[in-house]
RNA sequence: CACUUCGAAAGGCAAGACAUCCGAAAGGGUGAUCGCGCAAAGCUUCAGAUCUAACGGAAACUCUGUUUCCCAUGAUAGCUGGGCUGCCAUU
Numbered sequence: 001c002a003c004u005u006c007g008a009a010a011g012g013c014a015a016g017a018c019a020u021c022c023g024a025a026a027g028g029g030u031g032a033u034c035g036c037g038c039a040a041a042g043c044u045u046c047a048g049a050u051c052u053a054a055c056g057g058a059a060a061c062u063c064u065g066u067u068u069c070c071c072a073u074g075a076u077a078g079c080u081g082g083g084c085u086g087c088c089a090u091u
Stems, first nucleotide, its partner, number of pairs: 002091001004089001007088001012038002017033001018031005036078001042084003046081003049076003056070006
């Protein structure tokens, strides 16, 4: 300098439970203890998938409203693929 086949020692991340905060929800932030797991569980919604349905729209009704349905502009990068970047170590 190149590479990523095997690996996880040093070092790193952290599902879930609890508290608290944000949010209509899905979901997310933070904290102490713990540790499901992860070699990109680093970043990115570009494609697909999934979750939610506030706003908006539609319908019905017992109509200051209620219920149901549709809708992503919301969410998941720890669902899959793509893109960008990268540590130790091996070779």

Overview: The RNA shown here (c-di-GMP-I riboswitch aptamer) has 91 nucleotides and comes from Alkalimonas amylolytica. NCBI's taxonomy places the organism under Bacteria, Pseudomonadati, Pseudomonadota, Gammaproteobacteria, Alkalimonas. The sequence was found by an Rfam model in a public genome assembly.